[in-house]
RNA sequence: AGAGUCGAUCGGACAGUCGCUGUUUCAUUUCGUUCCGCGUUCUUUAUAGUGCGCUGCGCGAAGUGGAAGGGAGGAAAGUCCGGGCUCCAUAGGGCUGAGUGCCAGGUAACGCCUGGGGGGCGUGAGCCUACGGAAAGUGCCACAGAAAAUAACCGCCUAAGCGCUUCGGCGCCGGUAAGGGUGAAAAGGUGCGGUAAGAGCGCACCGCACGUCUGGCAACAGUGCGUGGCUAGGUAAACCCCACUCGGAGCAAGACCAAAUAGGGAUCCAUUGGCGUGGCCCGCGCUGGAUCCGGGUAGGUUGCUAAAGGCGUCCAGUGAUGGCCGUCGUAGAGGAAUGACUGUCCUCGACAGAACCCGGCUUACAGAUCGACUCUCCAC
Repeated sequence: AGAGUCGAUCGGACAGUCGCUGUUUCAUUUCGUUCCGCGUUCUUUAUAGUGCGCUGCGCGAAGUGGAAGGGAGGAAAGUCCGGGCUCCAUAGGGCUGAGUGCCAGGUAACGCCUGGGGGGCGUGAGCCUACGGAAAGUGCCACAGAAAAUAACCGCCUAAGCGCUUCGGCGCCGGUAAGGGUGAAAAGGUGCGGUAAGAGCGCACCGCACGUCUGGCAACAGUGCGUGGCUAGGUAAACCCCACUCGGAGCAAGACCAAAUAGGGAUCCAUUGGCGUGGCCCGCGCUGGAUCCGGGUAGGUUGCUAAAGGCGUCCAGUGAUGGCCGUCGUAGAGGAAUGACUGUCCUCGACAGAACCCGGCUUACAGAUCGACUCUCCAC
C1' cells in the first nucleotide's frame, strides 16, 4: 500500500421566526368552598344561635396571557420468543397438544447471551452448525442398477455330490462380495498368507465397537492398556422413542368517580280511577305519586412511565454477568404532539415515527468515525 475479519460509536450542524403537546411557576378572569369581618332576617332581656348578602385571605376547578425547561429510534418495525404487571382463576396428576434438544455457566426468564467440546468451511484473522436416540417398532431411499438391506447381473471356481461322456470335457447341484458396471450411498481398508475360486478364514498395520485407566465439573479427548474379527447402509426440520418446559386472556388488561333517558329494588301514600279476564259481582294481573338505594351506559380520572433504568470508578470472573459506591433525571399523547419556514456551512443526509413496560432475536439502513486482529506485496 492492497485485500479482508471481528467489535464499538454516530445517524447532518448552527442561528432566527412562527406553531403543536406535557411539566413547573407568575399574573389575571369566572365558578365553587372553609374561615375571619361587616350589614341584615328570625328567636331571645341580653350573651348567643340561625338564614341571606358583601368584602378579604386561603384552597380547588376551568379559561386567558407571560416566563423557564422537556418532547421518537438504533431499529420506535416484524409481533417471532421470554418476563414484569392485570384479570379470570388455583393450574396436583393423567390424556391430548405445542416447544426445546452436545456440555457448563449467566439471567427475572428465554428458543437469548458467554465460555467450552464435536463436525464442516477458510492460507489466516475468523465464520457456520436443530449437534439426543437408527441395537423398541413402522415407513421411505428419485434416476441408474441384478440388488437400496434376508445382495449373485456380468465375472471367477468346479474341490465335494449326481448324470452323461468321443475321457478332452459337458450339464446339474452349487460355491464366491476378490474384480467389472450403476449410484449420493453397495455390506470396514491395505498387504501377506490361505483357497477349487474366494472370504476377517488366519495374521500385521490402520479403522471400528466394548471395557478399563488417565485428564476434564461435564460434553469430550488420549499412537495408554485390554477384549472382540467386526456385528449394526442412510434418513428422526418422516412417524416415533427418551429427557425437560408450558393454565388462559391481554392496557380495548384492570381499578375508581359517575350524568341525562330508560329500566330494577325497598318504604310510604293512593287504591275513588283506567285496562285485561268475565254475562255480572267478588277476586286476580297490569297501570299511579313521593323518598331512598344499587347496577350499567355516555363522559371523566387512573393504570402511565423510576425502569430487572442510564453513566462512571473500583472489586470478583477468561467471559456473559454480578457486587459496592457515586452521579443523572431522560416523551407520555389519546384520532393521537414531537413540526414548518428562512439564512449560513458541509461529506448534501439512509432506513424509518413511541401508544403499558422491560430483556432478546430477526429484518431495513446513505454514509462517517474509532479500536483490535489476519493475509499478500513493497521499502528500510
Description:
Predicted 3D model of a 380-nucleotide RNA (Bacterial RNase P class A) from Pseudomonas cavernicola. A source record names the gene rnpB. Model confidence (mean pLDDT): 76 of 100. RNAcentral holds the sequence, with entries from ENA. Taxonomically the source falls in Pseudomonas (Bacteria, Pseudomonadota, Gammaproteobacteria, Pseudomonadales).